A computed fold for a 73-nucleotide RNA from a Candidatus Berkelbacteria bacterium, annotated as transfer RNA.
It matches the Rfam family "tRNA".
Its mean pLDDT, the model's own confidence on a scale to 100, is 80.
It was read from a public genome assembly.

RNA sequence: GGGCCCGUAGCUUAGCUGGUAGAGCGCUUCCAUGGCAUGGAAGAGGUCGCAAGUUCGAAUCUUGUCGGGUCCA
Repeated sequence: GGGCCCGUAGCUUAGCUGGUAGAGCGCUUCCAUGGCAUGGAAGAGGUCGCAAGUUCGAAUCUUGUCGGGUCCA
């Protein structure tokens, strides 16, 4: 320098053929206990790495770019 793969909540990740972004763990509040643990109920938290394009509509398609991994030279 070139090819390919990955980037989504604090962490691990799901998300089909474009249609209003979910789960587990963690966190907050409440219930139950004398208290802890366990259990139950509710909730907060994500401009989907970044920028642009296509589209009525993009996490999803296209291009560029950044970071990581891998192969080739």